[in-house]
Context: one part of a larger RNA
RNA sequence: UGAACGUUGGCGGCGUGGAUUAGGCAUGCGAGUCGUACGAGAACCCGCAAGGGGGACAGUGGCGAACGGGGUAGUAAGGCGUAGGUGACGUGCCCUGCGGUCGGGGAUAGCUUAGGGAAACUUAAGGUAAUACCCGAUAAUCCCGGUAGGUUUGAAGACCAUCCGGGCAAAGGUGUGAUUCCACCACAGGAGCGGCUUGCGUGGUAUUAGCUAGUUGGUGAGGUAACGGCUCACCAAGGCUUCGAUGCCUAGGGGAUGUUUCGCAUGAUCCCCACCACUGGGACUGAGAUACUGCCCAGACACCUACGGGUGGCUGCAGUCGAGAAUCUUCGGCAAUGGGGGCAACCCUGACCGAGCGACGCCGCGUGUGGGAUGAAGGCCCUUGGGUUGUAAACCACUGUCAGAGGGGAUGAAGUGCUAGAGGGUUCUCCCUUUAGUUUGACAUAGCCUCAGAGGAAGCACGGGCUAAGUUCGUGCCAGCAGCCGCGGUAAGACGAACUGUGCAAACGUUAUUC
Numbered sequence: 001u002g003a004a005c006g007u008u009g010g011c012g013g014c015g016u017g018g019a020u021u022a023g024g025c026a027u028g029c030g031a032g033u034c035g036u037a038c039g040a041g042a043a044c045c046c047g048c049a050a051g052g053g054g055g056a057c058a059g060u061g062g063c064g065a066a067c068g069g070g071g072u073a074g075u076a077a078g079g080c081g082u083a084g085g086u087g088a089c090g091u092g093c094c095c096u097g098c099g100g101u102c103g104g105g106g107a108u109a110g111c112u113u114a115g116g117g118a119a120a121c122u123u124a125a126g127g128u129a130a131u132a133c134c135c136g137a138u139a140a141u142c143c144c145g146g147u148a149g150g151u152u153u154g155a156a157g158a159c160c161a162u163c164c165g166g167g168c169a170a171a172g173g174u175g176u177g178a179u180u181c182c183a184c185c186a187c188a189g190g191a192g193c194g195g196c197u198u199g200c201g202u203g204g205u206a207u208u209a210g211c212u213a214g215u216u217g218g219u220g221a222g223g224u225a226a227c228g229g230c231u232c233a234c235c236a237a238g239g240c241u242u243c244g245a246u247g248c249c250u251a252g253g254g255g256a257u258g259u260u261u262c263g264c265a266u267g268a269u270c271c272c273c274a275c276c277a278c279u280g281g282g283a284c285u286g287a288g289a290u291a292c293u294g295c296c297c298a299g300a301c302a303c304c305u306a307c308g309g310g311u312g313g314c315u316g317c318a319g320u321c322g323a324g325a326a327u328c329u330u331c332g333g334c335a336a337u338g339g340g341g342g343c344a345a346c347c348c349u350g351a352c353c354g355a356g357c358g359a360c361g362c363c364g365c366g367u368g369u370g371g372g373a374u375g376a377a378g379g380c381c382c383u384u385g386g387g388u389u390g391u392a393a394a395c396c397a398c399u400g401u402c403a404g405a406g407g408g409g410a411u412g413a414a415g416u417g418c419u420a421g422a423g424g425g426u427u428c429u430c431c432c433u434u435u436a437g438u439u440u441g442a443c444a445u446a447g448c449c450u451c452a453g454a455g456g457a458a459g460c461a462c463g464g465g466c467u468a469a470g471u472u473c474g475u476g477c478c479a480g481c482a483g484c485c486g487c488g489g490u491a492a493g494a495c496g497a498a499c500u501g502u503g504c505a506a507a508c509g510u511u512a513u514u515c
Base pairs, nucleotide, nucleotide: 001512003511004510005509006508007507010365011364012363013362014361015360016358017357023321024320025319027318028317029316032063033062034061037060038059044053045052046051070276071275072274079202080201081200082199083198084197085196086195089194090193091192094190095189096188097187099185100184102136103135104134105133111126112125113124114123115122116121142167143166144165145164146163149160150159151158172182173181203249204248205247210240211239212238215237216236217235218234219233220232221231222230252273253272254271255270256266257265258264278299279298280297281296282295301312302311303310304309329355331354332353333352337351338349339348340347341346368398369397370396371395378389379388380387381386402456404451405450406449407448411444412443417438418437419436420435421434422433423432424431425430459504460503461502462501463500464485465484466483470499471498472497473496474495480487481486
């Protein structure tokens, strides 16, 4: 150190956990929401009936689905970092300002009827609505063409200003009531976000020395939000390169991390950027994608089939197989933070918040405290006198951390909605401030009190030198040890065991890797 292995293992907090096959995937969930845009409307309830209430499922329409989440395959430069440019650009939702919202029309899904198909799905006829679609009106500081100026600048596709002609818009909803609330349309500005572009910096290899035809430049055209060989026609022959082009190999980059530091090494978790989404290619929709859980084509693989034909994409969260030394639960909740939709209530959210598993890491705590001997027993050594284990134990007196059992009560909750008031915003169904009541915790617990009781909690490696710590027995160049020097061939402080000592301690060693 994202570690693994061996022996051992009490508790807690905070982190962290598929590094290998970007190998294949069963199953569930991971993006919906709006009935205050629209038509239709089952069950059920009331009713003698007519009818009324009710509102599931499905559909049209709007917004979202381009965020969030995952991975690092590719990429040595369409990348990243930093400092700039845009006199070459875009922008849904949000904020500010200003001005508007008139009159018409034709369809289509759902639905009904009739079919086809094993299924996926699909055909025909009839008929219906809209904030869906279309036409017309009105309109500018908007767009286009012309006109003739000015200002700034190195350089106008910048800014200011004159006139003429042409063109372009809209939708309603709620409500007793709309200039007022929520939506809609045009224009201008802002914020945030993006596109493009320039300088500099950003691996190895010369046992790779030449490379390049849309190639380098120009004119014109097309295309784009926008510059540009971006694309095309024609013209010229250029462009890069020993200050390393081109080729090959390797690799996502940065903030950062390791380290006393670095010109060293690394690029896990977290943040920013880029790229990828079974493999390869393509566009559509849209403010935004060339779109992980959208579409089309081809391929490989897998599944269903009535053999005619269809379906799928975990590099989301869990989980499974495989390969591997090796990496977790098919858990709970939207309570908080954030996101999408909605006037709101609310709904959705494997984002997220939490819990679970793993000594994987860091940190903290505990496994008791005090007394206790001319020193028990046992073990080991012995010159047989004794020494040592050792105040260690027993024994006596205490304590109560952690774990265990029980209890009460803070905190993460701020709001939002509802009810009843008060005040302000000229007007309001809207907004703001405020009082009282009511309402929201998945999960967790700091700290406190009570109970019992030393009870439930210590190992690992090493002892020849480096290197802290030695004796006895066994073995006899055997068995074995070993990081280096080296040890072992009959008294081995180096092998194995015992006793004892040393070091670290819920860990200790080994291996791998970095300095």

This is a predicted structure of a 515-nucleotide part of an RNA (small-subunit ribosomal RNA, 5' domain) from a metagenome. Rfam family: Bacterial small subunit ribosomal RNA.